[in-house]
């Protein structure tokens, strides 16, 4: 270097324009977006060779892999209330911290080529809970949580 401790900082985008109605960014036409890790022939940027080419690093998938959020369920700790009790102590709820599981959406076709569900090209498809005229895009739980990114200190080596 690499690994560890502790801390610090960051970490999610979008309904234009019409239509129907008493209401609708929820319904219809249409219009908009794609979170983190890994995979990469093309394609992009940079840089070294030095000469049209060769090498390196970065960058490159919403629907291929795997993770987070929502939601439910289990150990296990804390607080606070209530209850039984002489006491110790048991029980029960409600917030919580810490782990485990459960759930957990969607991609063909056609080109190139040894290789691509990642390139090109054409079609499609998906999106938690609550609230409200039925929502992926409005409110809201969330000034919240969080995959992980980036850096700092310290110890070892």
């Nucleotide at each position: 270097a690499a690994g560890g401790a502790u801390c610090u900082u960051c970490g999610g985008g979008g309904u234009a324009g019409g239509g129907u109605g008493a209401a609708a960014u929820u319904c219809c036409c249409g219009a908009c977006c794609g979170g983190c890790g890994g995979u990469a022939a093309u394609g992009g940027u940079u840089c070294g060779u030095g000469u049209g080419a060769c090498g390196a690093a970065c960058c490159u998938a919403g629907c291929c892999c795997g993770c987070g959020a929502c939601u439910c369920c289990g150990a296990u700790g804390g607080u606070u209330u209530c209850u039984u009790c002489a006491a110790a102590a048991a029980g029960a709820a409600a917030c919580u911290g810490u782990u485990g599981g459960a759930c957990u959406g969607a991609u063909c076709u056609g080109g190139u080529g040894u290789g691509a569900u990642u390139c090109c090209a054409g079609a499609g498809c998906c999106g938690a809970c609550g609230g409200u005229a039925c929502a992926g895009u409005c409110c809201g739980g969330a000034u919240g949580g969080g995959a992980g990114a980036a850096g700092a200190u310290c110890a070892g080596c």
Annotation:
A computed fold for a 157-nucleotide RNA, annotated as FMN riboswitch aptamer (RFN element). The model forms 100% of the base pairs in the Rfam consensus. It was read from a public genome assembly, where an Rfam model found it. The prediction has a mean pLDDT of 77. Rfam family: FMN riboswitch aptamer (RFN element). Rfam links the family to the GO term FMN binding.